[in-house]
RNA sequence: GCCGACGUAGCUCAGUGGCAGAGCAGCUCACUCGUAAUGAGCAGGUCAAGGGUUCAACUCCCUUCGUCGGCUCCA
Numbered sequence: 001g002c003c004g005a006c007g008u009a010g011c012u013c014a015g016u017g018g019c020a021g022a023g024c025a026g027c028u029c030a031c032u033c034g035u036a037a038u039g040a041g042c043a044g045g046u047c048a049a050g051g052g053u054u055c056a057a058c059u060c061c062c063u064u065c066g067u068c069g070g071c072u073c074c075a
Base pairs, nucleotide, nucleotide: 001071002070003069004068005067006066007065010024011023012022013021018055026042027041028040029039030038048064049063050062051061052060
């Protein structure tokens, strides 16, 4: 340099045009002699960034950035 995959809550990941979600973690309450566990609830988001298409974009298209993998060139 080229090709591909990925980027969504603190972590791990769903969601592939039509109200952004789950598990774990956090907080509160219940339960318990107490703790863990369990149950109920609450909170938590610039969907990497910019632009385009569309009535409508996390989703489709373009560019950029980052992570990972593969290939190639030079030395």

The RNA shown here (transfer RNA) has 75 nucleotides and comes from a Deltaproteobacteria bacterium. Its Rfam family is "tRNA". It is annotated as a transfer RNA.